[in-house]
RNA sequence: GUUGCAAGCAGCCAAACCCAUCGUGAGGUGGGGACGGAAAGCCACGGGUCCACAGGUGGGACAGCCGGGUUGCCAGC
Numbered sequence: 001g002u003u004g005c006a007a008g009c010a011g012c013c014a015a016a017c018c019c020a021u022c023g024u025g026a027g028g029u030g031g032g033g034a035c036g037g038a039a040a041g042c043c044a045c046g047g048g049u050c051c052a053c054a055g056g057u058g059g060g061a062c063a064g065c066c067g068g069g070u071u072g073c074c075a076g077c
Stems, first nucleotide, its partner, number of pairs: 001077004012037002017032006035064001041070003045067003048062004
């Protein structure tokens, strides 16, 4: 550089649930905890789901729903 995502010890992340805290809320953050994960790293670009508001061609949440973009680990060549 290219192909692949089979395996994955060591190492990494951490669902539900509990505690604290922020938020009207969806949810976020920290601690405990492990259901899982090979991009469960990052980006709301397309679709989707969800939330608040009396309402919406408006605002917000989810990257651990799918696709896409981007960087990388590992293995083969």